[in-house]
Molecule: glmS glucosamine-6-phosphate activated ribozyme aptamer
Organism: Oceanobacillus halotolerans
RNA sequence: AACAACUUAAAAGCGCCAGGGCUAUUUUCGGACGGGAAAGGAAAUAGUUGACGAGGCGGGGGUUUAUCGAAUACAUCGGCGGAUACCUCCCGAUUGUGCAUCUCAGUCGUGAUGCUUUUUCCAAAACAAUAAGGUGACUUAUUGGACAAAAGAAAAGGCAAGAUGCAUU
Repeated sequence: AACAACUUAAAAGCGCCAGGGCUAUUUUCGGACGGGAAAGGAAAUAGUUGACGAGGCGGGGGUUUAUCGAAUACAUCGGCGGAUACCUCCCGAUUGUGCAUCUCAGUCGUGAUGCUUUUUCCAAAACAAUAAGGUGACUUAUUGGACAAAAGAAAAGGCAAGAUGCAUU
């Protein structure tokens, strides 16, 4: 130095980087015609980049291409891991026009509305300016003016079981 073990901290457009992009250094090709350069190509080494917010967590198991848009973007490409998604079982809540029981059809997750229609509501980056660090690619931060969608939130409507019994009209 590597590897292994233990401990602490840290998260979901989250973490990581061996492909690739870009930068620097060295070597080499090239330019070349008498001597030399630049652009450009290749290799090695080292760096850098590699998702902008909104939304999303009952427990067990399973699965992997797990919602929505934004951009003076098109590498936010590609890869690996994870993840609040999805399926299923359990627990819990709840709709089917007063209550109870049974059955049937569903929808959800503790702020736990059945299906459906309409309307309304909400961002950050990017961008511009500036400062600091770095040879550089880039990194961090501040200020300024904006602009979304949704299976997110709110409001107003429409539609919506069967049987038995009771109550009410």